Transfer RNA from an Opitutales bacterium, 73 nucleotides, folded computationally.
It matches the Rfam family "tRNA". It is annotated as a transfer RNA.
The sequence is in RNAcentral, with records from ENA.
Its mean pLDDT, the model's own confidence on a scale to 100, is 81.
[in-house]
RNA sequence: GCCAGGUUAGCUCAGUUGGUAGAGCAGUUGAUUUGUAAUCAUCAGGUCGUCGGUUCAAGCCCGACACCUGGCU
Numbered sequence: 001g002c003c004a005g006g007u008u009a010g011c012u013c014a015g016u017u018g019g020u021a022g023a024g025c026a027g028u029u030g031a032u033u034u035g036u037a038a039u040c041a042u043c044a045g046g047u048c049g050u051c052g053g054u055u056c057a058a059g060c061c062c063g064a065c066a067c068c069u070g071g072c073u
Stems, first nucleotide, its partner, number of pairs: 001072007010025004019056001027043001029041003049065005
């Protein structure tokens, strides 16, 4: 330098054909318990890597860039 895959909650990851962003774990509060753990309920947590474009509407489509992983040279 070229090619492929990836970037979404603190972590691991979903998100179907464009239509108000979700799960598990972790965290908060409460119940239960003599207490802890476990269990149950509840709440909070997101500029969806960045910048543009298309669209009434973008995590999703298009372009450029950044970073991570692998391959080729």